[in-house]
RNA sequence: CACUUAUCACGAGCGACCGAGGGACCGGCCCUAUGACGUCGCGGCAACCCCCCGAAAGGGGAAGGUGCCAAUUCCUGCGGAACCGAGAGGUUCCGGGAGAUAAGGA
Numbered sequence: 001c002a003c004u005u006a007u008c009a010c011g012a013g014c015g016a017c018c019g020a021g022g023g024a025c026c027g028g029c030c031c032u033a034u035g036a037c038g039u040c041g042c043g044g045c046a047a048c049c050c051c052c053c054g055a056a057a058g059g060g061g062a063a064g065g066u067g068c069c070a071a072u073u074c075c076u077g078c079g080g081a082a083c084c085g086a087g088a089g090g091u092u093c094c095g096g097g098a099g100a101u102a103a104g105g106a
Base pairs, nucleotide, nucleotide: 001105003104004103005102006101007100008099013042014041015040016039017038021031022030023029025077027075028074043069044068045067048065049064050061051060052059053058073098078095079094080093081092082091083090084089
């Protein structure tokens, strides 16, 4: 980082430093000087890689490599179905897109 596959409704925060934006993008809606975001330390969650049992399905573990610890990936964007509405539009569901993470891979 082209690409492939899997997952994304669950879970898990304190301290120090810094000092104004942050939640990928759009439109919303939120978070934030009662200090967000970020960095570091410690702690934790989870179980993709990993380890053990097993023919498999599956079960168990957490030392190590990642990841994660506001809000469903915060909601939404494209298409469809059902329902509501005079309409504009709304609600729910399904699929897709985009994104994130892991394991592969050039």